The RNA shown here (transfer RNA) has 72 nucleotides and comes from Pan troglodytes. It matches the Rfam family "tRNA". Gene Ontology term of the family: triplet codon-amino acid adaptor activity. Its mean pLDDT, the model's own confidence on a scale to 100, is 81.
RNA sequence: GGCGGUGUAGCUCAGUGGUAGGGCACAUGCUUUGCAUGUGUGAGGCCCCGGGUUCGAUCCCCGGCACCACCA
Repeated sequence: GGCGGUGUAGCUCAGUGGUAGGGCACAUGCUUUGCAUGUGUGAGGCCCCGGGUUCGAUCCCCGGCACCACCA
């Protein structure tokens, strides 16, 4: 330099054109003398950035940025 992929909650991942969920972690109730475990509840992101299409975009299109792999 070329080509492809990924970018969603603190971490790791899922998701579909109609304002987003799981596991772990966190807070809290119950259980215990207390801790741990178990179990219930809750908080936490509007989806990397900008633009376009659309009635409506996290999802489609374009351009950036970061990371990963391949080729040279």